[in-house]
Molecule: transfer RNA
Organism: Deltaproteobacteria bacterium
């Protein structure tokens, strides 16, 4: 350089045209306890950016960022 695959809460993942974007840990906060730990309850956290097709797009389609695979 060429063909390819991948990017969601802090991590790790589901999700695949209409969904409150869903799960586990981890966060905080209240139960619980003499405390702490474990357990129970609630909460906040997310569609890599940029246009485009679509009544509607995290999801399809281009292009660019970033990280991988194979080729030369």
């Nucleotide at each position: 350089g060429g063909u390819c695959c991948c990017u969601u809460c802090g991590u790790c993942u589901a999700g695949c045209g209409g969904u409150u974007a869903g799960g586990a840990c981890g966060u905080a906060g209240c139960c619980c306890u003499c405390u702490c730990a474990c357990g129970g309850c609630u909460a906040a956290a997310a569609c890599a950016g940029g246009g485009g097709u679509u009544c509607g797009a995290u999801u399809c389609c281009c292009c660019u960022a970033g990280g991988g695979a194979c080729u030369a």